This is a predicted structure of a 94-nucleotide RNA (c-di-GMP-I riboswitch aptamer). Its Rfam family is "c-di-GMP-I riboswitch aptamer". Rfam's curators write: GEMM was predicted in a large-scale screen for bacterial structured RNA regulatory elements.
RNA sequence: AACCUUUUUUGGCAAACCGUCGGAAACGGUGGGACGCAAAGCUAUAGGGUCUAAAACGCAGCGCUGAGCCGCGUCAUGAUCGCCAGCUGCGAAU
Numbered sequence: 001a002a003c004c005u006u007u008u009u010u011g012g013c014a015a016a017c018c019g020u021c022g023g024a025a026a027c028g029g030u031g032g033g034a035c036g037c038a039a040a041g042c043u044a045u046a047g048g049g050u051c052u053a054a055a056a057c058g059c060a061g062c063g064c065u066g067a068g069c070c071g072c073g074u075c076a077u078g079a080u081c082g083c084c085a086g087c088u089g090c091g092a093a094u
Stems, first nucleotide, its partner, number of pairs: 006093002012037002017032006035082001041087003047084002049080003056074004061069002
C1' cells in the first nucleotide's frame, strides 16, 4: 500500500402502506412512513432475468357497403439495478 472478514461513531439511503401528480399498464416523481441496506452510490443504447403489453401482427366473434368494435395469443420499442451483473467509492479499529 492492496484485498478479505468482523465491529462501531457521525452521517446517508428508504421497502410495504397512505395522500397527490404522470402513465394504457408495469412503474415513476413528490410529501408522509421505515422493512431493510456497507455500495439500497452510478449505469436499463454491454448482457441475462423478471414485470407490463400501448402500438403492431395472428386467430375467433360482432358489424358488414365500409369504417370500426371486442376477446384471446405473440411481441419491447416501455419498466425494474432494493434480482444478477458492470463501473466507481468510504472515517476509525481488529

The model forms 95% of the base pairs in the Rfam consensus.